[in-house]
Predicted 3D model of a 466-nucleotide part of an RNA (small-subunit ribosomal RNA, 3' major domain) from a Candidatus Shapirobacteria bacterium. Its mean pLDDT, the model's own confidence on a scale to 100, is 81.

Context: one part of a larger RNA
């Protein structure tokens, strides 16, 4: 100069403390370890790998495996031949298919130059989710939305370097002021952008039906502007702060988003792409059927349903918001106990449909029990998608009714429209959502404080480290 220290000094953060719900026990779902396996491809791995690349493995995907094929190759471009002619189509034989054999129909366009196009063969190439992320670009994750990380001129030093950036007050903040060998920049902070919470204009279809809701477009508003008080500066008029107060929809950054400096971890990604260099070219390439990526003694992480009475059952009443939709969304009758099913109006959408939100009310059982709790696991009948649900989808309906009576050590989210709870939608997708992205209902409890614990910033001050 750094970095460290079970040294100091100050300051921060749901760090801790206070409060709420949880994981940890129990079934189950997803992923991972290990095990097995012809093959369970492949990558992530302390915070920062495990409902993570996967926004969806029945076939396809697919990279794996057994097994059949094929060798200018399933993809591109070029040369050379070709008395091929459109490619395409149909049909038979074999066959798991792919390949393969055989017939059959048909015979492009043109400037008329055998030129395009297309097939064959030959060769150049091609092709490779083969390796290295410690050769790399590109993205990405982390410290971290933490406040810091740097430069020019000058100036100190023989030099590494210092200084500025240190100090006192402040601040979410290297934010500001005030003082200073410093003086200014400069990336970062904050502002600008997007949403939202009030008010005003102005449009108005399909929304609404009496001027307002509501969409959409512009605008306005908040800045410690205003009052009082403390504290601190100040030669003074003042500056700064911090508490409370009016006004106001809204107060001291009003809520939330996008944004992530210089750098670290040879972090992660050659399986997203792109590429160096390598190493395979009758194969590691590349097609096709089956299989497996869905195994199961077991150990982990993440969820989800519970273990009830603030419950569970039936019955009746209410109130959303964000979204999708023509190869789609799909109504109303009808049929079915239901999953569906027939049916097809509307609808390229504020017009129609998806769509009956559910906690929540009222009202009737149940009354402490392994129970009318919980619903795993099996059977048996059903239904949908799909060529095709055995391996391996997803619902139904009837019977079946298992663990589990609040969980050890430890551990984890959350400070407000937040935690907790209730459902909705949507990507993906032929079908399959306990997940992941949203979206609104209902709505708390605490926070004395910074001793401690984990991080992190400044300063200082030891060090047998670099």
């Nucleotide at each position: 100069u750094g970095g460290c220290g079970g040294g100091g000094a100050g300051g921060c953060g749901c760090a801790c403390a206070a409060c709420c719900a949880g994981u940890g026990g129990a079934g189950c779902a997803u992923g991972u370890g290990g095990u097995u396996c012809a093959a369970u491809u492949c990558g992530a791995u302390a915070c920062a790998a495990a409902g993570c690349g996967a926004u969806g493995a029945a076939c396809c995907u697919u990279a794996c495996c057994u097994g059949g094929g094929u060798u200018u190759g399933a993809c591109a471009u070029g040369u050379a031949u070709c008395u091929g002619c459109a490619a395409a189509c149909c049909c038979c034989c074999a066959g798991a298919a792919a390949c393969g054999g055989g017939g059959g129909a048909a015979u492009c366009c043109u400037u008329a130059g055998a030129g395009g196009g297309u097939g064959a063969u030959a060769c150049a190439c091609a092709g490779c989710u083969g390796u290295u992320g410690c050769a790399u670009g590109g993205c990405u994750g982390u410290c971290a939305u933490c406040a810091g990380c740097u430069c020019g001129u000058g100036a100190c030093g023989u030099g590494a370097g210092u200084u500025g950036u240190u100090c006192u007050c402040u601040u979410a903040a290297g934010u500001g002021a005030g003082g200073u060998a410093a003086c200014g920049a400069g990336c970062g902070c904050a502002a600008c952008c997007c949403c939202u919470a009030u008010c005003c204009g102005g449009u108005g279809u399909u929304a609404c039906u009496g001027u307002g809701u509501c969409a959409c477009c512009g605008g306005a508003g908040a800045c410690u502007g205003c009052c009082u008080a403390g504290c601190a500066u100040u030669a003074u008029u003042u500056u700064g702060u911090u508490a409370g107060g009016a006004g106001g929809a809204a107060g001291g950054a009003g809520g939330g988003g996008a944004c992530g400096a210089u750098g670290u971890c040879a972090a992660g990604u050659c399986a997203g792409c792109a590429u160096g260099a390598u190493g395979c070219u009758u194969a590691u390439g590349u097609c096709c059927a089956g299989g497996g990526c869905u195994a199961c003694a077991c150990a982990c992480a993440u969820c989800c349903u519970a273990c009830a009475a603030u419950g569970g059952g039936g019955a009746g009443u209410a109130c959303a918001a964000u979204g999708g939709g023509u190869u789609g969304c799909g109504a109303a009758a009808u049929c079915g106990c239901g999953a569906g099913a027939u049916g097809g109006a509307g609808c390229u959408a504020a017009u129609c449909c998806c769509a009956c939100a559910a906690a929540a009310c009222u009202u009737c059982c149940c009354u402490c029990a392994g129970u009318u709790g919980g619903g795993a696991c099996u059977g048996c009948a059903g239904g949908c998608u799909g060529a095709a649900a055995c391996u391996c989808g997803c619902c139904u309906g009837c019977a079946c009714g298992a663990a589990c009576c609040c969980g050890g050590a430890a551990u984890u989210g959350g400070u407000a429209g937040u935690a907790a709870u209730c459902g909705c939608g949507c990507a993906u997708c032929a079908g399959c959502a306990g997940c992941g992205c949203g979206c609104g209902g209902u709505g708390a409890a605490u926070a004395c404080g910074u001793u401690c614990u984990c991080g992190c910033c400044u300063c200082u001050u030891g060090c047998a480290c670099a």